[in-house]
Model confidence (mean pLDDT): 81 of 100. A computed fold for a 71-nucleotide RNA from an uncultured Erysipelotrichaceae bacterium, annotated as transfer RNA. Rfam family: tRNA. The family's RNA type in Rfam is transfer RNA.

RNA sequence: GCGGGCGUGGUUCAAUGGUAGAAUCCGACCUUCCCAAGGUUGUGACGCGGGUUCGAUUCCCGUCGCCCGCU
Numbered sequence: 001g002c003g004g005g006c007g008u009g010g011u012u013c014a015a016u017g018g019u020a021g022a023a024u025c026c027g028a029c030c031u032u033c034c035c036a037a038g039g040u041u042g043u044g045a046c047g048c049g050g051g052u053u054c055g056a057u058u059c060c061c062g063u064c065g066c067c068c069g070c071u
Stems, first nucleotide, its partner, number of pairs: 001070007010024004018054001026042005047063005
C1' cells in the first nucleotide's frame, strides 16, 4: 500500500428498515439477628460524519479504532 472482518449500557453478547433486549455490574427496597444467596425495581448504549428512505443500529459512501490475510 491492497483486501476482509468487527465496533451496541461499566463488562460480555443479541436483534435487524418501524420507539434496542438479555446476562452481569451499580443504586434503592423486600427477605435475614448479621453476611451470603434470593426476589422486586431503577439508572445507563447502536464508534464518528454524510447520503438514501415517511422512517436507519440495520442499506450506501467516507472516516477513526481494533483484529486477520496479502504485498